Predicted 3D model of a 153-nucleotide RNA (c-di-AMP riboswitch aptamer (ydaO/yuaA leader)) from Blastococcus sp.
Taxonomically the source falls in Blastococcus (Bacteria, Actinomycetes, Geodermatophilales, Geodermatophilaceae).
It matches the Rfam family "c-di-AMP riboswitch aptamer (ydaO/yuaA leader)". Rfam describes the family as follows. This family represents a conserved RNA structure found upstream of the ydaO and yuaA genes in Bacillus subtilis and related genes in other bacteria.
[in-house]
């Protein structure tokens, strides 16, 4: 001297998930502040038809759409098939959401989950009832461009 991992500090992202006090203290509690739900008058919905047998609702950006394979069910069809619909899984897209180390636009990436309530909830003042978790990253960093702002002088 590089280079790969770790710890610790600090700093930065998604995200509501920060902060402050107390206590019998390694755990349990209050409050503040951001978030979530349930709950009125009004307002909405409550109406026909068709499929279809698969309830409904809520956090969340996370919705819809095409094909492909496979199993399940029901109709036609009557060798081999088909046509419709629900479950998986694998692909490709899309509403829609994130990232730039002052801001916001370009470019550029990158995500488009999950999970909860339990036959039940539209909105909704009062009022009530809960959350405050979890993941990742960096040490001049996405380099660029553009337009503003602050700041020094």
């Nucleotide at each position: 001297g590089a280079g790969c991992g770790g710890a610790c500090g600090c700093c930065g992202c998604c995200g509501a998930g920060u902060c402050g006090c107390c206590c019998u203290c390694c755990g349990g509690g209050c409050g503040a502040g951001c978030c979530g739900g349930g709950g009125a008058c009004c307002c909405a919905u409550c109406g026909c038809a068709g499929u279809u047998c698969u309830g409904g609702g809520g956090u969340g950006a996370g919705u819809c759409c095409c094909g492909c394979u496979a199993c399940c069910g029901g109709g036609c069809a009557g060798u081999u098939g088909u046509c419709c619909g629900g479950u998986a899984g694998c692909g490709g897209g899309u509403a829609g959401g994130g990232c730039u180390a002052c801001u916001u636009c370009c470019c550029g990436c990158c995500c488009g989950a999950a999970u909860c309530c339990g036959u039940c909830a539209g909105c909704u003042a009062a009022c009530u009832c809960g959350g405050u978790a979890g993941g990742c990253g960096g040490c001049c960093a996405u380099c660029g461009g553009a337009a503003g702002a602050a700041a020094c002088g």